Overview:
Small-subunit ribosomal RNA from a Parcubacteria group bacterium, 1572 nucleotides, folded computationally. NCBI's taxonomy places the organism under Bacteria, Bacteria candidate phyla. Rfam family: Bacterial small subunit ribosomal RNA. Gene Ontology terms of the family: structural constituent of ribosome and ribosome. The RNAcentral record of the sequence draws on SILVA. Model confidence (mean pLDDT): 80 of 100.
RNA sequence: GGAUUUGAUCCUGGUCCAGGAUGAACGCUGGCGGCGUGGAUAAGGCAUGCAAGUCGAGCGGGACUCCAUUUGAAACGGUUUGAGAUUACAUCAAAGGACCGAAGAUGAUGGAGUUUAGCGGCGAACGAGUUAGUAAUAUCUUGGUACGUACCCCGAAGUCUGGCACAGCUCGUCGAAAGACGGGGUAAUUCCAGAUGGUCUCGCAAGAGUAAACCCGCAAGGGGCUUCGGGAGCGGCCUAGACUCUAUCAGCUAGUUGGCGAGGUAAAGGCUCACCAAGGCUAUGACGGAUAGGAGGGCUGAGAGGCCAUUCUCCAACGACGAGACUGAGACACGGCUCGUACACCUACGGGUGGCAGCAGUCGAGAAUAUUCGACAAUGGGCGAAAGCCUGAUCGAGCGACGCCGCGUGCAGGAUGAAGGACUUAGGUCUGUAAACUGCUUUUCCACGGGAAGAAACAAAUGACGGUACCGUGGGAAUAAGGGGUUGCUAACCUCGUGCCAGCAGCCGCGGUAAUACGAGGGCCCCGAGCGUUAUCCGGAUUUAUUGGGCGUAAAGAGCGAGUAGAUGGUUCCGUAAGUUUCGUGUCAAAUCCUGGGGCUCAACCCCAGGCUCGCGCGAAAUACUGCGGAACUAGAGGGUGCUAGAGGCUACUGGAACUCACGGUGUAGGGGUGAAAUCCGUUGAUAUCGUGGGGAACACCGAAGGCGAAGGCAGGUAGCUGGGGCAUCCCUGACAUUCAAUCGCGAAAGCGUGGGGAUCAAACAGGAUUAGAUACCCUGGUAGUCCACGCCCUAAAUUAUGCUGACUAGCUGUUUCGAGUAUCGACCCUCGGAGUGGCGUAGCUAACGCGUUAAGUCAGCCGCCUGGGAAGUACGGCCGCAAGGCUAAAACUCAAAGGAAUAGACGGGGACUCGCACAAGCGGUGGAACAUGAGGUUUAAUUCGACGGUAAACGAAGAACCUUACCAGGGUUAGAAAUGCACACGAAGGCCUGUCGAAAGGCGGGAGGUCCUCUCAAGGGACGUGUGCACAGGUGCUGCAUGGUUGUCGUCAGCUCGUAUCGUGAGACGUUCCCUUCAGUGGGGAAACGAGCGCAACCCCCAUCCUGCGUUACAAGUGUCGCAGGAAACUGCCCAGCACUGUGCCCACGAAUGAAGUUGUUAGUUUAUAGCUGUUAGUGAUUAGAGACGUUCUAAAAACUAAAAUCUCAAAACUAUCCACUCCGUUCGCAGGUAGAGUGCUGGGAGGAAGGUGGGGACGACGUCAAAUCCGCAUGGCCCUCUGAUACCCUGGGCUACACUCGUGUUACAAUGGACGGUACAAAGGGUUGCCAAGCCGCAAGGCGGAGCUAAUCCCUAAAGCCGUUCUCAGUUCGGAUUGGGGGCUGCAACUCGCCCCCAUGAAGCUGGAAUCGCUAGUAAUCGUGGGUCAGCUAUACCACGGUGAAUACGUUCUCGAGUCCUGUACUCACCGCCCGUCACGUCAGGGGAGCCGGGAACAUCUGAAGCUCAGCAUCCGCUGGGUCAGGGUGGGAUCGGUGACACGGACGAAGUCGUAACAAGGCACGGGUA
Repeated sequence: GGAUUUGAUCCUGGUCCAGGAUGAACGCUGGCGGCGUGGAUAAGGCAUGCAAGUCGAGCGGGACUCCAUUUGAAACGGUUUGAGAUUACAUCAAAGGACCGAAGAUGAUGGAGUUUAGCGGCGAACGAGUUAGUAAUAUCUUGGUACGUACCCCGAAGUCUGGCACAGCUCGUCGAAAGACGGGGUAAUUCCAGAUGGUCUCGCAAGAGUAAACCCGCAAGGGGCUUCGGGAGCGGCCUAGACUCUAUCAGCUAGUUGGCGAGGUAAAGGCUCACCAAGGCUAUGACGGAUAGGAGGGCUGAGAGGCCAUUCUCCAACGACGAGACUGAGACACGGCUCGUACACCUACGGGUGGCAGCAGUCGAGAAUAUUCGACAAUGGGCGAAAGCCUGAUCGAGCGACGCCGCGUGCAGGAUGAAGGACUUAGGUCUGUAAACUGCUUUUCCACGGGAAGAAACAAAUGACGGUACCGUGGGAAUAAGGGGUUGCUAACCUCGUGCCAGCAGCCGCGGUAAUACGAGGGCCCCGAGCGUUAUCCGGAUUUAUUGGGCGUAAAGAGCGAGUAGAUGGUUCCGUAAGUUUCGUGUCAAAUCCUGGGGCUCAACCCCAGGCUCGCGCGAAAUACUGCGGAACUAGAGGGUGCUAGAGGCUACUGGAACUCACGGUGUAGGGGUGAAAUCCGUUGAUAUCGUGGGGAACACCGAAGGCGAAGGCAGGUAGCUGGGGCAUCCCUGACAUUCAAUCGCGAAAGCGUGGGGAUCAAACAGGAUUAGAUACCCUGGUAGUCCACGCCCUAAAUUAUGCUGACUAGCUGUUUCGAGUAUCGACCCUCGGAGUGGCGUAGCUAACGCGUUAAGUCAGCCGCCUGGGAAGUACGGCCGCAAGGCUAAAACUCAAAGGAAUAGACGGGGACUCGCACAAGCGGUGGAACAUGAGGUUUAAUUCGACGGUAAACGAAGAACCUUACCAGGGUUAGAAAUGCACACGAAGGCCUGUCGAAAGGCGGGAGGUCCUCUCAAGGGACGUGUGCACAGGUGCUGCAUGGUUGUCGUCAGCUCGUAUCGUGAGACGUUCCCUUCAGUGGGGAAACGAGCGCAACCCCCAUCCUGCGUUACAAGUGUCGCAGGAAACUGCCCAGCACUGUGCCCACGAAUGAAGUUGUUAGUUUAUAGCUGUUAGUGAUUAGAGACGUUCUAAAAACUAAAAUCUCAAAACUAUCCACUCCGUUCGCAGGUAGAGUGCUGGGAGGAAGGUGGGGACGACGUCAAAUCCGCAUGGCCCUCUGAUACCCUGGGCUACACUCGUGUUACAAUGGACGGUACAAAGGGUUGCCAAGCCGCAAGGCGGAGCUAAUCCCUAAAGCCGUUCUCAGUUCGGAUUGGGGGCUGCAACUCGCCCCCAUGAAGCUGGAAUCGCUAGUAAUCGUGGGUCAGCUAUACCACGGUGAAUACGUUCUCGAGUCCUGUACUCACCGCCCGUCACGUCAGGGGAGCCGGGAACAUCUGAAGCUCAGCAUCCGCUGGGUCAGGGUGGGAUCGGUGACACGGACGAAGUCGUAACAAGGCACGGGUA
């Protein structure tokens, strides 16, 4: 960068791809060379050979050779003797003897040389291998020192005198062997003692102590040795930093941490021990677990990073596993030792031996990794004085395309563009200059010849590679091309085969008969001795984000707070210089990398030089910022003082309404409940109503978009206690701050425990309904619970789905609360400042939606959280809980998506508006009967085929007896019944007659007659026919889901789009929405739109009126009712009125807000007249009683009356206050109305007119929908059937007409608005020569005879209902006509299957039709007849037309159906006939649990315990005994990790299984979260 979620879009987000790389492997293929590289798995086991020796100038021997001296056997030679044999003599001769001789075995001594088993020295601790262990005793980087150091270098000094052994050797013994033991003797550069003692060690000093080895050489001299000091290099130890994952490992530790002392070491040190103290480590991750050698570097990447540790280099660790020490300068030792364990081998069974992770090689395991090679020539190492020896280090060769690099498989010409192949539109095109052919070249190859460098420090000598590289000559295009791909991503396309099969596939996805995606062929593309695949790593992936991401809704803010560690932190000054910056310097091995140069022919490769970030150390400098230390400040923060609002919290007390219960009264038949009901309550008196009492819970109005609190949350009133906030003041402290892992606290509801309480409501439960079911929704009841106290639980969609703090960045407008200013008597108002809480909105942000000073803007600080969906907030583990459960929190497996926002549609048992014979209002029908007709079904040899909701079913079919006809049975034909062409033969052709077989088709025959055109005597040719052969025909066979054309339907519904502009990241939007209006997207207005197109309307035809022209017919003529043709007329025109809208002017009402004034009323308060009541007081006082002077009088009581004040009640009235209400006035806003005139649209009326508001009807059907219908109208792609017989063609007969049933469409009826009979009147439109057929006659009639007229305004077919009369009188009828019998007529080759008509007779069902359903709005419905097409005839009651008579009703749009527009929701887009959830059943897979069983690693306790080391004791040496420590082993319990496991569990996945319908629309009970 791309592909992939969608109908499309933007975003989020995962998956996948293109690149590079590898110690690779696999598949196909394979010519050469150079340089590299090659056991990654089983640190599994190993046969065989080799990989570490060397020094004789350290030593004694041995062996061998030589020399000198000596010894001198046997044999040999010579001489001689001679048994015996032979013998004439001569002689020969075994064995043996003697002497001499050279040579000489052997031995000895001495010497020289070679060699080496042993002693001794050095090396073997290097080199080579491997990565098991190790997360730190490792490594890297930095710094250090309590240390050591053989060989090497430098310096100083020395190297004297003696002695004792042990190997080898020899003798003996044991043993199979390995080997061991004993006796004897021996050398040295072995060992020991002594001497000497400096610059050695100890010690203050005095002093004490301590060394050695010799060898070679004639000699000179050389090489060693000892001691000390120094150096180089190497090593030991210490130190800081860096160094994987895991917290589902949170606490670990007794030599543990430190000290004193001692021991030990080369050396510091708990390294070890005794004693003392109780420390040490840890959230900056101790301890535990898992994984892993580390680094230089390598791969990738723009970089930062990520991943890796093979070759090369450095370091470490290891050497079958475990432990241990010895020797030594150095080891706790790969090719050394001891012990234990396992394994393997040998064995005489007694006992021994071994360690390839050295080089080769072998087995095993594995996808997989090489030769039992050559040489020390070079480089290097060990030993040696050296020569030299050793060296599987190394140098080379071999094998492997394992990698990188280079080269080649030829070059040039060559067109009839050959052949072949592929495709084709049949012309051609491609393969393709490719080949053939011609010319040329020779890298490579083969042969022959020549032939290196690598080799040198010294003259010589020395080459495994190797007769190699390289050079020359000759030969000949000769020896040499494949792999993958070809739908998109991604370069490259056609044909055939196949037919959701076979198969492909990295992702999306291809394949169900036209596959560029499978397989093949051809072409093409890419790379090329390779090409693909697989695996792994980085990249792309900004998809873990330091560079460089996010968290309102996509994954993601903890439910909320307090607050520790931590992180971050105001202003000024001084100091310091840790961070920071600069300079210098040391280090950062080499190789690698980069740059330049050079060497192999180039390159890879190699060599030289330079560069190299970064890190760490040291030194110097700077001081802006941060840190640290100090001093100050007040702007942050906190406190003080004053004021203030509030359902903030806790406790106690208290109030009224409602509810319920109980009791009592009144009262009577219902109540309650629902969509409708029922369960339920009620005559034992309910509901209703009144009264009284009890009880518990919640607090109407105020009340609000309002207030308080950190959140959860908080509401009657009063009191007490108490937390927080705001404003003002500017008094105090002086950075005290912000945030916040861990921690602590709070935390709705549900739930749990204990004890109370219990009115209402109400899980569970019961009943009634609903329903297919209804464990629900609805109803009647009802228990936990709801309430209180105490204690738990700790979760919510705990949401503003928005963490906290601070700063900055336009505003407008509400509201709560505090303050200030002006003003006022005061308040209100106004202006301003804070703190909260809302709405709109700028910039900006955002994927969009939206946010927007209360940010989701711009910044800063801190915390929490996210990284595809599902599995899963699940399992396991841990912590918490009484339990329920909570917190923390995976993986296997599985999918290519899951998701957010917005867009266009579709849909909704969502909303608004509008229309339609859609409903309603009417009229007439269908559904019931009989019949006709079509369809289904069934039947059949066949009942041909198509059409199937609306939009199939009197449809294709405007005519099935044969034909039609496609179907069935049977009989026939095969180039065909019909077409075109070619060749050949015959004949013109055609027509006619006729025989025979046959049902016909057809087959086999016969005959008569007759000739065409050209040319012309003929021949030949042409057309035509027949036959034969070849190309081909033919198909109503399949696919309407390959198609054209045509058609139905939504629907004559008013819609469907485009250009430009604008808006939006975009899909898209706008226009086309809105208001009014219309039949209409018709018109008008407004408006980011302006225009346009297809539709609407109009233009076309018919009818209605008029005019003009013409005149066949009509008609006696004239004439023009009439016919034909053309034209006019109507329209948005004129007048009036009304309504609506728009804008303008004027007037007015209403509402709200506000201001001023007033009034009454309310409320509260005050006063109180009057009236009433009550009693009091005063007066009068009938009267009574007493007294009395009995005249008068006095005293007391007293009805009644009068008056006064008072109490109480009612309350007029007045005043004050209050706000409310009301009235009036003013202002503003909103809205409504009236009026004037204007415009537009509509409505109503009028004039004129035949016709009036598109006059009526027709034709005309937008973009599209239904893969709608038709391959059987026609056309047509593809497929299929057809050389001996068809799916083609012909014929006869049959079928399409069947018949238990079901449905559709019709006709006729059920009767009196009628039937029958008689009389009588009026059309239109059509048709007619193979025809219509008149008059007249015959027949009851169908019809027959007849023939006039008519090629038609001329003739014919040709009316009925109606009207006028008569009759029938409500019945299965004088209704109705089915069915059946008989007799006729017509058409036609032919009426049996299977025609129509007439007459006579017969006279079925049916008395107006259940649920339901159809048509119609005016010349319409209804009703009446007429005609036509098809057609020989007809099953026409159908269809298409024509006229006659001629209604009713429409209040209206609630409902049904359909349609349109807008809004809305959506998880639908195959679009609700959509999508989709869960159980169950079946199969597969992985997982956790699981009675158990098995195994691993690591500890702990205890017992035992080898070698070694150490301690103690004993011992004359050798040594012995015991203790300690310790590898290992046994036992035990626990923890931990894994394997396996009956069984049950949930999960995931799996074209068409079962049950339901949970979610998405108000999803039909809104959905969802927590809990039970």